Transfer RNA from a Bacteroidota bacterium, 72 nucleotides, folded computationally. Its mean pLDDT, the model's own confidence on a scale to 100, is 81. Its Rfam family is "tRNA". Rfam describes the family as follows. Transfer RNA (tRNA) molecules are approximately 80 nucleotides in length.

[in-house]
RNA sequence: GGCCCCAUAGUUCAAUGGAUAGAACAUAAGUUUCCUAAACUUAAGAUAUGGGUUCGAUUCCCGUUGGGGCUA
Numbered sequence: 001g002g003c004c005c006c007a008u009a010g011u012u013c014a015a016u017g018g019a020u021a022g023a024a025c026a027u028a029a030g031u032u033u034c035c036u037a038a039a040c041u042u043a044a045g046a047u048a049u050g051g052g053u054u055c056g057a058u059u060c061c062c063g064u065u066g067g068g069g070c071u072a
Base pairs, nucleotide, nucleotide: 001071002070003069004068005067006066007065010025011024012023013022018055027043028042029041030040031039048064049063050062051061052060
């Protein structure tokens, strides 16, 4: 240099053209408890980035960035 794969809450993973992107752990508040832990309830929190296609894009296409792999 060429080719392929990956990028979604703080972390680990879902969702795969359709309405408010969901769960677990973690975080915060509350209930309970003499206190802590545990348990229960509630809340906040994310689609790497720029374009394109489409009525509609996390999803499809192109570029960029970052990570990984194969190859000369």